[in-house]
RNA sequence: AAUAAUCUUCGGGGUUGGGUGCGAUUCCCUACCGGCGGUAUAGUCCGCGACCCGUGGCAACACGGCUGAUUCGGUGUGAUUCCGAAACCGACGGUACAGUCCGGAUGAAAGAAGAAGGCG
Numbered sequence: 001a002a003u004a005a006u007c008u009u010c011g012g013g014g015u016u017g018g019g020u021g022c023g024a025u026u027c028c029c030u031a032c033c034g035g036c037g038g039u040a041u042a043g044u045c046c047g048c049g050a051c052c053c054g055u056g057g058c059a060a061c062a063c064g065g066c067u068g069a070u071u072c073g074g075u076g077u078g079a080u081u082c083c084g085a086a087a088c089c090g091a092c093g094g095u096a097c098a099g100u101c102c103g104g105a106u107g108a109a110a111g112a113a114g115a116a117g118g119c120g
Stems, first nucleotide, its partner, number of pairs: 006115005017029003031100002033090002035048004043088002052065005070086005092103003
């Protein structure tokens, strides 16, 4: 200086106030939230994870698929990332129709940090 197998820890936030109604944190008005890596600092760019679907498998799991949403102006060498303004989006099951409640989930994972350790 670089780095494989192994192990440990960490690893997602949010319904305020009001209206209708027998009943809604689900409808209506308003409010609130933003995983991981990359890149000029990103929920909306590129990529990934989660959820869901298919095939195989007793299962663990493997492989494949699906996978939401932004514009305008300004600064600058450079920003759909900063500043200003106005928008938009959000798995499945339950329940009066849910991004925010309850549940699978004291789960899993993108990944982050560390331990110990071999090699040159």

FMN riboswitch aptamer (RFN element), 120 nucleotides, folded computationally. It was read from a public genome assembly, where an Rfam model found it. The coordinates come from a structure-prediction model, not an experiment, and the mean pLDDT is 83.